[in-house]
RNA sequence: CAGCCGGACCGGACGGUCGCUCCCGGCAACGGGAGAGGAAAGUCCGAACUCCGCAGAGCAGUGUGCCGGAUAACGUCCGGGAGACCGGGUUCAAGCCCGGCCGACGGAAAGUGCCACAGAAAACAUACCGCCCGGGUGGCGACAUCCAGGUAAGGGUGAAAAGGUGCGGUAAGAGCGCACCGCCGCGGCAGUGAUGCAGCGGGCAGGGCAAACCCCACACGGAGCAAGACCAAAUAGGGAGGGAGUUCCGGCUUCGGCUGGGGCACGUGCCGGCUCGGCGCGUAACAACCUCCGGGUAGGUCGCUAGAGCCCCGCAGCAAUGCGCGGCCCAGAGGAAUGACCGUCCUGCCGGAUUCUUCCGGCAGACAAAAUUCGGCUUACAGGUCCGGCUGCCAC
Repeated sequence: CAGCCGGACCGGACGGUCGCUCCCGGCAACGGGAGAGGAAAGUCCGAACUCCGCAGAGCAGUGUGCCGGAUAACGUCCGGGAGACCGGGUUCAAGCCCGGCCGACGGAAAGUGCCACAGAAAACAUACCGCCCGGGUGGCGACAUCCAGGUAAGGGUGAAAAGGUGCGGUAAGAGCGCACCGCCGCGGCAGUGAUGCAGCGGGCAGGGCAAACCCCACACGGAGCAAGACCAAAUAGGGAGGGAGUUCCGGCUUCGGCUGGGGCACGUGCCGGCUCGGCGCGUAACAACCUCCGGGUAGGUCGCUAGAGCCCCGCAGCAAUGCGCGGCCCAGAGGAAUGACCGUCCUGCCGGAUUCUUCCGGCAGACAAAAUUCGGCUUACAGGUCCGGCUGCCAC
């Protein structure tokens, strides 16, 4: 210097004109101020907030799952442990050590189930090739072939083959024996813990899959700002009151009233309208009409943005993060504004010219856009900047 990987960040700049949403001032004209994101996205987790539900316990269901910490909380984040994979070093080899990287990382010696294809055999182990002892036959012999056994060392199949490596041993082999590694059991030491370390005992039991059922432990009520709260029209329902009464005579009476008739009063219909008057009807109850109350709808207001807020510095901590000091106010619309054009510059690409590093012309500048608000995760993203690691080349 280039490439790749990982992490953090920016994600066109400035000015002008005309618009849009909200706020402030103004009677108005108008003036002033503010106006998208790192993901505003997917709506996958966790909360705040709101309403509904709720004796207690259990079943079912869903989710989470190494340890410690952070946090309002989390399936998130930080640190650690063990493991898989990759690279390097080391060992005769297995293995061990160092570095990087990855993740739903409880249980497969409770039970059930599955393990395609290939392969002899996929879980009560198994003999395809091969190796070996014995016997038969053939052959002078080496050996070939058949039968009966032994054998998991070697080959082959597979994602996976019944502990691994080495030495001994054996007819050939085999934890058959030994050493080391792994595994199981026991107690010890270190650590908050996951776990690690060394020791003793045991030749080894128990293949894999739980993002198959399942078992164990823990957690979990539901809906979501179209949550919800307040004000509240017209129309049509609901409720209450007014409208809406007294008197005399007779009859009946269970003494509350009922009924017939008359007077007055009130209401109402007709006499074209109004007043008087006349005639008729009604007066204790589903009239019209009037007043009031209540629920809901349209509509309006709130919720609605000062908050687990942003920035700088300091302290504590490996870190996530916490605490303290100082500064700042940063969209709140409600079918939904945040846009368009022009100029200059920046970056990239293409074409032309060229004194070879400049000029001219054209095109392009991503992903995508708030809708109650936060903390995360995931996904998308032209181009650029910085940091770290690895590899390659060049120079010294």